[in-house]
Context: one part of a larger RNA
Molecule: small-subunit ribosomal RNA, 5' domain
Organism: uncultured bacterium
């Protein structure tokens, strides 16, 4: 000097950061991923309109998808993003710099082509069964942008060929022919259109392989390996490849430290430090890895999937004992460990994701607030004058002097702060929504009536009054800062060196002093 810290005393405010370091321990509750009726079939509930019953008449039941919208249900997209941890892991995991002539790619964006006509189903809804419950089972009817034929033949792929350019090899492109495969979905509407489908080429962005170098300690770890090295052939993959299999050959690696063991997320960075280098990886941003343990695939553009499934295990909880449920290393909160870490808070207003034609709706991501001196900054606790140099402590060489001390009192001012009364509106000159208008017809341009949690909050002006606000710690020498008194190797002190046994500047106390200062010291740890 640093610190995600903790004690010990002390404590006015504000503004930015921060805030389980330990049990990747166990978790009550609430929240944290929906959404789209402009894909459908309906209509449980809600609100209108209709018909009807009863009533004078309010109004009540009833009944009907007609509208408005919507539970649950098929379908689309999301759910692989965001958020949390740091077990694992010394490894192409990371960094950095190339390679892929061996790759992928849903939404966007350019461009070009296209969209014909059919089928049979499954939910839900009713019917019936079984179960304490989770929930399951049968029937029997249905819609769609769900699912499947066909027809058109397009690019595209595959197979056979032909020019041409090119390349570091294996080869790769344009571009012709034959042959074989080969797509699709409709919905709003003011009928002009828009949004959506299928298919191909680019782009953009993200992702997957490969590889040269780099990347802790131990040799008191010295040999280790049979899918092990390679090879022909296949199988998988979106793709190369022992990744996997037959088989065939014996190789491969290793004192330039292989293989063991231990420890350990990795980087940008942060700290120390003239540096050179030591040391950290906690907030932020990249990248891995994980989601009770452990193993597996399904979907799907994309996972081998934190709030999905399945199987195994541990643990916990419901049962009618038959059988079931569950996974905070999301925000919050509870036990537990611990020296030691916060609120079961507000809100989609802005940014930003999803969905959606919009309006919207979800959004513990994100913005806010709360809490904590735990950090840096920054304000304050008052100014100016005032000697009788009071009083009173306190020391001395004691009729008196020295010091606390201009310090108090006192006079005059200020009013940050503090209370009290008022004002006050940035973030949104937004976007979106309505009218209008322009032109390049999906994009501007005006007007209009709106949208602000934080908040009546920051800030401003008024009043009243020094009012409401100083404290750690140290004074032998390093190392600024002296003296009295008490104790007597005792009680104690101490980073070191060393104080204490009768005059202790070192121990406790006063009373001076010093350094810091809303803190100051002590521990721990790194330089």
């Nucleotide at each position: 000097g640093a610190u995600g810290a903790a004690c010990g005393c002390u404590u006015g405010c504000g503004a930015c950061a921060g805030g389980c370091c330990u049990a990747a321990c166990a978790c009550a509750u609430g929240c944290a991923a929906g959404u789209c009726g402009a894909g459908g079939g309906g209509c449980a509930g809600c609100g209108g309109g209709g018909u009807g019953u009863a009533g004078c008449a309010a109004u009540a039941c009833a009944u009907u998808g007609c509208c408005g919208g919507c539970g649950a249900c098929c379908g689309g997209c999301g759910c692989a993003c965001g958020g949390g941890u740091g077990c694992g892991u010394a490894a192409c995991g990371c960094g950095u710099a190339u390679g892929c002539a061996a790759c992928c790619c849903a939404c966007c964006c350019c461009c070009g082509g296209g969209c014909g006509g059919g089928g049979g189903a499954c939910a839900g809804c009713c019917c019936g069964g079984c179960g304490a419950a989770a929930g399951c089972c049968g029937g029997a009817u249905u819609a769609a942008u769900a699912c499947c034929g066909c027809a058109c033949g397009a690019a595209g792929c595959c197979g056979u060929u032909u020019u041409c350019u090119c390349g570091c090899a294996u080869g790769a492109g344009c571009a012709g022919a034959c042959g074989g495969u080969g797509a699709a979905a409709g919905g709003a509407u003011u009928u002009a259109u828009u949004c959506a489908c299928c298919u191909g080429g680019g782009g953009a962005g993200g992702g997957g392989c490969a590889u040269g170098c780099g990347u802790u300690c131990c040799a008191u770890u010295a040999g280790g390996c049979a899918g092990u090295u390679g090879g022909c052939g296949g199988g998988g993959u979106a793709a190369c490849g022992g990744c996997c299999c037959a088989c065939c050959a014996a190789a491969c690696c290793g004192a330039c430290g292989a293989u063991g063991g231990a420890u350990a997320g990795g980087g940008g960075u942060u700290c120390c430090g003239a540096g050179a280098g030591g040391a950290a990886g906690g907030u932020c941003c990249c990248c891995c890895a994980c989601a009770c343990c452990g193993g597996u695939a399904c979907u799907g553009a994309g996972a081998c999937a934190c709030g999905g499934a399945c199987c195994g295990g541990a643990c916990u909880c419901c049962u009618a004992c038959g059988g079931g449920a569950g996974g905070c290393a999301g925000c919050a909160g509870u036990g537990a460990g611990g020296a030691a870490u916060a609120u079961u808070g507000g809100u989609c207003a802005a940014u930003g994701g999803g969905c959606g034609a919009g309006a919207g709706c979800c959004u513990g991501a994100a913005c806010c607030a709360g809490c904590c001196a735990a950090g840096u900054c920054g304000c304050g606790u008052g100014a100016a004058g005032g000697a009788a140099g009071a009083a009173g402590g306190a020391c001395c060489u004691a009729u008196g002097g020295u010091u606390c001390g201009u310090a108090a009192a006192c006079u005059u001012c200020u009013u940050u702060u503090u209370g009290a009364g008022g004002g006050g509106g940035a973030u949104a000159a937004a976007a979106g929504a309505g009218a209008g208008g322009a032109c390049g017809u999906g994009u501007c341009c005006u007007c209009u009536a709106u949208u602000g949690c934080a908040g009546g909050u920051a800030c401003c002006c008024u009043c009243a009054g020094a009012a409401u606000a100083a404290g750690c710690a140290u004074c032998g020498g390093c190392u600024a800062a002296c003296u009295c008194c008490g104790u007597g190797c005792c009680a104690g002190c101490a980073g070191c060196c060393g104080c204490g046994g009768u005059a202790a500047u070192a121990c406790g106390g006063g009373g001076g002093a010093u350094g810091c200062a809303g803190g100051c010291g002590u521990u721990a740890u790194c330089c």